[in-house]
This is a predicted structure of a 102-nucleotide RNA (Purine riboswitch aptamer) from Halarsenatibacter silvermanii.

């Protein structure tokens, strides 16, 4: 918002759906191949695997490290996506009806 169900003419119950919040998974992490940049750089395809789990496997940012060539390292700040549990108080304002307070 918007439906059914009961009382009985506006109340009272229920279930999903979204939307916050939090638990679990996984460490947004690791490994393997081929590629591609090179101190104004550190990407970019793919594969097996983790998850009683489909999905994803990334982005920025710091300090490092390489002194020219193939390799990145640590730390941090951000999410999706399965399942499950919670959760929406009160005043106030605007409308509307009855009639001076509901």
């Nucleotide at each position: 918002a918007a439906a059914a169900u009961a009382a009985a003419a506006u109340u009272a119950u229920u279930a999903g759906c979204a939307c916050c919040u939090c638990a679990u998974a996984u460490a947004a992490a690791g490994g393997u191949g081929g590629g591609a940049a090179u101190a104004a750089g550190g990407c970019c395809c793919a594969c097996a695997g983790g998850u009683u789990u489909c999905u994803a496997c990334c982005g920025g940012g710091u300090u490092g490290c390489c002194g020219a060539u193939a390799a990145c390292a640590a730390c941090u700040c951000g999410a999706c996506u399965a399942u499950g549990a919670g959760g929406g108080a009160a005043a106030g304002u605007g409308u509307g009806c009855c009639c001076a307070g509901g």
The sequence is in RNAcentral, with records from Rfam. Rfam family: Purine riboswitch aptamer. The family is grouped with related families in Rfam's "Purine riboswitches". For this family Rfam cites "Riboswitches Control Fundamental Biochemical Pathways in Bacillus subtilis and Other Bacteria" (Mandal et al., Cell, 2003). From the family's description: Riboswitches are metabolite binding domains within certain messenger RNAs that serve as precision sensors for their corresponding targets. The prediction has a mean pLDDT of 77.